[in-house]
Molecule: transfer RNA
Organism: uncultured Geobacter sp.
């Protein structure tokens, strides 16, 4: 330099014809207990990497950019 993949909640990850964004863990509150842990219930938590385009409508399609990751190639 070229090509592919990934970026969604604090963490790890789903999201199947474009049509109201989800799970587990963690957190908070409550119940239970003499108390703690565990357990149970509830609550909160999101600019879907950024910008632009297509569309009535975009996490989803297209382009660019940024970061991460893998492969290939060149020079020394």
């Nucleotide at each position: 330099g070229c090509c592919g993949c990934c970026u969604u909640a604090g963490c790890u990850c789903a999201g199947u014809u474009g049509g109201u964004a989800g799970a587990g863990c963690a957190a908070u509150u409550g119940a239970u207990u003499c108390g703690u842990a565990a357990u149970c219930a509830a609550u909160a938590g999101g600019c879907c990497a950024u910008c632009g385009g297509u569309u009535c409508g975009a996490c989803u399609c297209c382009g660019a950019u940024a970061g991460g990751u893998g492969g290939c190639u060149c020079c020394a």